Molecule: c-di-GMP-I riboswitch aptamer
Organism: Proteobacteria bacterium UBA1847
RNA sequence: AGAUGACAAAGGCACGGCGUUCGAAAGGACGCUUCGCAAAGCUACCGGUCUACGGUUUUUGACUACGACAGCGGAGUUACCAUC
Numbered sequence: 001a002g003a004u005g006a007c008a009a010a011g012g013c014a015c016g017g018c019g020u021u022c023g024a025a026a027g028g029a030c031g032c033u034u035c036g037c038a039a040a041g042c043u044a045c046c047g048g049u050c051u052a053c054g055g056u057u058u059u060u061g062a063c064u065a066c067g068a069c070a071g072c073g074g075a076g077u078u079a080c081c082a083u084c
Stems, first nucleotide, its partner, number of pairs: 002084004012037002016033007035071001041077003045074003048069003054064004
C1' cells in the first nucleotide's frame, strides 16, 4: 500500500418504540431501550424516494425544492481492528 471480514478484542452507530424538543410538513436534535450495521463515517455529485410553507394553476384538485432522506442504489472521500 492492496485484498478479505471470524459467534475474536477494543470501541462505534441506531430501524422501531417511549419521553422532551425544533420544524408548515417531510424530517431533525437529545435521553432510555434495541431491529440491525464492517463503513449504518462524511459529501445531495448521479439516479431514486418523501414533504409542499411559499409559488403556479384549469382551485373539494393538480404541479412545483429553494426543504429533507447518506439505514434506497451508484459515485467520491476518510477511517479502527484482525488475517493474508